SAM riboswitch aptamer (S box leader) from Evansella caseinilytica, 113 nucleotides, folded computationally. Model confidence (mean pLDDT): 83 of 100.
[in-house]
């Protein structure tokens, strides 16, 4: 790099060094000299290993701890493509806008090439 599967509504310093950007991307909304990315310490506890229980041929725990990663603003901030619903009135059609559901992008873990 590329494919496969599984999760993405919860969790995480009023530290110290940096010194101008940051939320992948479109559009928007924001976060930032009351210090952004980045690095040190702290910290959380998703995935894989560990131990622990139950169960019995291979699995479960709203159990432990913190070892490989990985995570610590806002639901992956929201949004995008698609399809159903409200938008609803006397009837009938349509927008903006709202919810809900399925893909696509993405982000991480594990095998696999």
């Nucleotide at each position: 790099c590329u494919c496969u599967u599984a999760u993405c509504a919860a969790g995480a310093g009023c530290g110290g060094c940096g010194g101008a950007g940051g939320g992948a991307c479109u559009g928007g909304c924001c976060c930032g000299a009351u210090g952004a990315a980045g690095c040190c310490c702290g910290g959380c506890a998703a995935c894989c290993a560990u131990c622990a229980g139950a169960a019995a041929c291979a699995u479960c725990u709203c159990g432990a701890a913190a070892g490989g990663u990985g995570c610590c603003a806002c639901u992956a901030c929201c949004u995008g493509c698609a399809a159903a619903g409200c938008g609803g009135u006397g009837a009938g059609g349509a927008a903006a806008g709202c919810u809900u559901u399925g893909a696509g992008u993405g982000a991480u873990a594990a095998g696999a090439g």
Source information
Taxonomically the source falls in Evansella (Bacteria, Bacillota, Bacilli, Caryophanales).